[in-house]
This is a predicted structure of a 1415-nucleotide RNA (small-subunit ribosomal RNA) from an uncultured organism. RNAcentral holds the sequence, with entries from Greengenes. Rfam family: Bacterial small subunit ribosomal RNA. The coordinates come from a structure-prediction model, not an experiment, and the mean pLDDT is 82.
RNA sequence: GGUGCGAGUACAGCGGCGAACGGGUGAGUAACGCGUAAGAAAUCUACCUCUAAGUCGGGGACAACCUUGCUAACGCGGGGCUAAUACCGGAUGUGGAUUGCUUUACUCAUGUUUUGCAAUCUAAAGAUGACCUCUACUUGUAAGUUGUUGCCUAGAGAUGAUCUUGCGGACCAUUAGUUUGUUGGUGGGGGGUAACGGCCUACCAAGACGAUGAUGGUUAGCCGGCCUGAGAGGGUGAGCGGCCACAUUGGGACUGAGAUACGGCCCAGACUCCUACGGGAGGCAGCAGUAGGGAAUUUUGCGCAAUGGACGAAAGUCUGACGCAGCAACGCCGCGUGAGGGAUGAAAGUCUUCGGAUUGUAAACCUCUGUUGAGUAGGACGAAAAGCCAGUCGGUUAAUAUCCGGCAGGUCUGACGGUACUGCUCGAGGAAGCCCCGGCUAAAUACGUGCCAGCAGCCGUGGUAAUACGUAUGGGGCAAGCGUUGUUCGGAAUCACUGGGCGUAAAGGGAGCGCAUGCGGAAAGGUAAGUUAGAGGUGUAGUCUUCGGGCUCAACCCGGAGUUUGCCUUUAAUACUGCUUUACUUGAGUAUUGGAGAGGAAGACGGAAUUCCAGGUGUAGCGGUGGAAUGCGUAGAUAUCUGGAAGAACACCAGUAGCGAAGGCGGUUUUCUGGCCAAAUACUGACGCUGAGGCUCGAAAGCGUGGGGAGCGAACAGGAUUAGAUACCCUGGUAGUCCACGCCGUAAACGAUGGACACUAGAUGUUGGGGGCUUAUGCCUUCAGUGUCGUAGCUAACGCGUUAAGUGUCCCGCCUGGGGAGUACGCUCGCAAGGGUGAAACUCAAAGGAAUUGACGGGGGCCCGCACAAGCGGUGGAGCAUGUGCUUUAAUUCGAUGCAACGCGAAGAACCUUACCUGGACUUGACAUGUGAGUGUAACAUUUUAGAGAUAGAAUGCCUUCCUUCGGGAACACUCAACACAGGUGCUGCAUGGUUGUCGUCAGCUCGUGUCGUGAGAUGUUGGGUUAAGUCCCGCAACGAGCGCAACCCUCGUCCUUAGUUGCCAUCAGGUAAUGCUGGGAACUCUAAGGAGACUGCCUGGUAUAACCAGGAGGAAGGUGGGGAUGACGUCAAAUCCUCAUGGCCCUUACGUCCAGGGCUAGACACGUGCUACAAUGGCCGGUACAGAAGGAUGCUAAGUCGCGAGGCUGAGCUAAUCCAUGAAAACCGGUCUCAGUUCGGAUAGGAGUCUGCAAUUCGACUCCUUGAAGUUGGAAUCGCUAGUAAUCGCGGAUCAGCAUGCCGCGGUGAUAUGUUCCCGGGCCUUGUACACACCGCCCGUCAAGCCACGAAAGAUGGCAGUGCCCAAAGUCGUUUCUCUAACCUUCGGGAGGAGAGCGCCUAAGGUAAGGCUG
Repeated sequence: GGUGCGAGUACAGCGGCGAACGGGUGAGUAACGCGUAAGAAAUCUACCUCUAAGUCGGGGACAACCUUGCUAACGCGGGGCUAAUACCGGAUGUGGAUUGCUUUACUCAUGUUUUGCAAUCUAAAGAUGACCUCUACUUGUAAGUUGUUGCCUAGAGAUGAUCUUGCGGACCAUUAGUUUGUUGGUGGGGGGUAACGGCCUACCAAGACGAUGAUGGUUAGCCGGCCUGAGAGGGUGAGCGGCCACAUUGGGACUGAGAUACGGCCCAGACUCCUACGGGAGGCAGCAGUAGGGAAUUUUGCGCAAUGGACGAAAGUCUGACGCAGCAACGCCGCGUGAGGGAUGAAAGUCUUCGGAUUGUAAACCUCUGUUGAGUAGGACGAAAAGCCAGUCGGUUAAUAUCCGGCAGGUCUGACGGUACUGCUCGAGGAAGCCCCGGCUAAAUACGUGCCAGCAGCCGUGGUAAUACGUAUGGGGCAAGCGUUGUUCGGAAUCACUGGGCGUAAAGGGAGCGCAUGCGGAAAGGUAAGUUAGAGGUGUAGUCUUCGGGCUCAACCCGGAGUUUGCCUUUAAUACUGCUUUACUUGAGUAUUGGAGAGGAAGACGGAAUUCCAGGUGUAGCGGUGGAAUGCGUAGAUAUCUGGAAGAACACCAGUAGCGAAGGCGGUUUUCUGGCCAAAUACUGACGCUGAGGCUCGAAAGCGUGGGGAGCGAACAGGAUUAGAUACCCUGGUAGUCCACGCCGUAAACGAUGGACACUAGAUGUUGGGGGCUUAUGCCUUCAGUGUCGUAGCUAACGCGUUAAGUGUCCCGCCUGGGGAGUACGCUCGCAAGGGUGAAACUCAAAGGAAUUGACGGGGGCCCGCACAAGCGGUGGAGCAUGUGCUUUAAUUCGAUGCAACGCGAAGAACCUUACCUGGACUUGACAUGUGAGUGUAACAUUUUAGAGAUAGAAUGCCUUCCUUCGGGAACACUCAACACAGGUGCUGCAUGGUUGUCGUCAGCUCGUGUCGUGAGAUGUUGGGUUAAGUCCCGCAACGAGCGCAACCCUCGUCCUUAGUUGCCAUCAGGUAAUGCUGGGAACUCUAAGGAGACUGCCUGGUAUAACCAGGAGGAAGGUGGGGAUGACGUCAAAUCCUCAUGGCCCUUACGUCCAGGGCUAGACACGUGCUACAAUGGCCGGUACAGAAGGAUGCUAAGUCGCGAGGCUGAGCUAAUCCAUGAAAACCGGUCUCAGUUCGGAUAGGAGUCUGCAAUUCGACUCCUUGAAGUUGGAAUCGCUAGUAAUCGCGGAUCAGCAUGCCGCGGUGAUAUGUUCCCGGGCCUUGUACACACCGCCCGUCAAGCCACGAAAGAUGGCAGUGCCCAAAGUCGUUUCUCUAACCUUCGGGAGGAGAGCGCCUAAGGUAAGGCUG
């Protein structure tokens, strides 16, 4: 360069329409933005529908295209050609617009509407089919006819938009003044808009908004709705729907019917990317997706099949709208994980009272089913329009063309999806978790842990028996979910409209006057705003309620009705409220006559007292206190007298009396002045009540200026007190207190009680006035005050109660858990001190009120007790005994620890006891039961060996009983073996029983019924008396009862009866040295059984005619006769696991058992309880007298005898009123000692002994000789005791071989006080309480260290809004002597018009300056 297919397709361009819809988000916005109801006579509206009229005839360009240039790119030019429904003149004017005249009907004003005439201005575009009836020409065609569609003008509708207005819905007043185009005008200055309008501009005026919240700040899209709630409300604005606003941040216009335009444009800023450094590009709050942030939020899916939208004649194209699918238990709903039978109630788990119970018909096992699942086969609805095909009917037309419409038939279209659904096969097969189990709150046990680990929503739980932690088993709840966390409402009447309060719980302003506001007496008329009733419009759809229907049900969806509680219009009613007119007197006020008063202000006067000054008298103190001192005084005080000065306050009267709004007011008097009360008339005619802000008054203290200053007296000084005493007490004393003027503005400024009005039992005082009866020191009544009590009612209770805290109305103020805090910041007032207003962070689970029961009080009253006082005797000092602590030790076993442990367990540790230590042994064991085997020479007894002994070995003796079918069996005893088990003085007395101590032998503690109170509770039980007593009497809303008290019991004291040995002995008899010794007696004593007796019974007095008390008589005893036993409800987590019993835990060849020795007996010390003393009321020696109780056969032991003695030997009697211990001692008589470390005292030590016992060394008691210590009456402190008691003297017993100064008993001798002020303890009543583990309570402040929160703070650094000035992009508008210029006009010169450029106004961003608010 040529050629073929593709194909007039893709792509590009011109033109039209759309792109302002749909989709997203909630940053901004407190606004006509939204909701609702109106208005526009002040408006626009493409496409769509209807009506009327038209669509004539011309012109010049510009893309694409060709050519050429610049640029890295994006892209930008030069030249040339060309079409239109693109663009531009002209014609026509049904109409329309403007102006002038005219006319009709209306409206809420401006005005709107209508008729006619005249002038001026004003449109358009074609495209595409068919036909020959008319016309033209030869068929056939068009300049013709006709259809569809487009275009233009005008009117109407529909839709959408714009503008205006009423009403409505956030917080802060610690935001109170804001505003200059701001408010209005120029109907008719000018501009601008679709349109009204300060929308903009010029001029004029000075207005406008605001406690009914302006302005400012903070926060926020609004609504239908959603969640909650009985409702009223409260919270919220996800999804769906309506409106608004926004589209990287800010500004701007263009185009267009519509935008000041999410996926358009221009400019500026920030950011990201490209670059050749010159310059360019971009905007996911579209759908997916990525990163980051975060506690956390999905797929870069399929499809336009349906619904809807844009364009188109249509086919169709586009559509992350939408329809579907995927992911997530995120939510709602439905279904399943099997059903029926099945008791040896299997195994296993868990618990256990060891019997069992429970998991539990649960499982196994048997018989079934097949939802779901897996496999396999079939397989939808959503699809019917439009279109297309051929047909038929009608319309248009000249037409049997075409076109349009109707009818019936056929055909085409499914993303989801081989999905929903259905059949068959398999097979209980694959499918249950989470939370909780102390109460609230449904559901409990075991183990582990041991204030640890941990739990916890609130209360709370956990420190060795955890239903609360962890685990297990069981149970309860919900269930494909369950629990936690966050949030909202509810409960919460806990912001109270429905529906709260303010005396003391939070809360009445300190008081009054009063503008606004709110509320307001009786009658009539009008009106109809509120109000009530009817009708109409609207209240979108959805939601909600209800009735039906569709998916197998349901969730879900569809349809009907209701609701939408509201707003608007209209008609009617007129009781009440409002407005208006008339009219009334009772609310309110005025006038008249009287009255009381510490009402206020100013002035004058008075006496008492105090202090000071002067003088007199006078002398040593005064003063002061709990007691003192400082102070004053010999320089003459205090005291007293006279005179004078000063200031302040006004005794008595004086009174829950008076007055005042409150604060407050007190000698007398004068002047001025406010309010109140009563009576009777007259007048005004609702003029009233309250009162945010505002104004005024407002104790004391304090402040300023100037006076005054006697007394008192902050600060200050001194003296005391005290541990200290910056206090209380005392001596001084400055400001101040007083006056004038000015500030302050607070108080428990209280009746802790706002003001006004009305109503609702009374009684009794008192102040002021009036009336009546009557006269008296009187009574009745009525107004206005001021008190006490009290009914109804109210109140949480206390209480209030015509002076309300009762019942109602009106108005104001105030409260909303405690602390932080009436603080901080801000504002404001003040000279200051400070006042007013007034938070938050943080922190606690309470703070508070009233009442109850206890307990407590250096509160009160009454009462009791050896509690004190009065006494006696002790302890504390000494020595010793004994117990404890501490220490020591191998061990010094354990327990008891203020009273209420410490001579306690222990009524008796040499071994044993014995639990401790050392050493040596045993392991089914020292002791019990069960099983098996063996033996009947086993066991036992005696002797003996080794050993410390336990133990081991040997010898001797004994060698069982019963039944028998003679085989044996049973019992008993022992040995061996294994296992169940034994055993534990190991722990826990804070797991327990039982027992005991203590308050306390104190007089209390309770109950039933009734009554009172909301209740806790009270009453009874308190009160007046009385008692030892809650003992008794009286009274009483109590009446009764129980446990306690008392009595009943034991013992002692008197008498009687009975009995009479072992006891007794009066009488009788006998006998002895003597003796109840003997006979005998039964009287007495006594013994031991039963009775009597004493009861305030009697008398007197007191008291209340009581209870009772005082005194007396009688009596053995007199007021419970003395003593004992007897111990209420309860307290102390009192004591005891070592008397015993027992839960749990622990040990099991040892924490068990046996044995030897040791220890419990130690010793620098401290304490308790005792004994003996310190001497003369005594010691020693001698003599002599008198008890009671209790004990005694492995025992008491006489007499005799030996020994100095302890005791020995021998041995009568006694099973005990018989015998024994057994002589009681002090006392009494006599002697001696003579005040001393002794003739006191007896420790310690040496020696010698006795007894018990296996044994006396550690470690017994006693005897004899010798020794002879401390100690001379005991500091602070402290104990016991009230009558046969204290003190003192001896005796006995238990335990026990032996061992007592201890313990328990017995008798002998034998005192002091008689009061309640105080100390201690207790009982009753009352009072206060912030205590309730109960005063050994509770609780305050500083400081130390660390941490948290807030305020202030030099300084540093951000944000927001505004103001002044500078610079000024893009852009609209305006303007121009500039440049360029196809259509139109032209007289051909040019003009009109347009574009560009310049200039101007405005102005985003930016810069700068000084301020504001805020982090």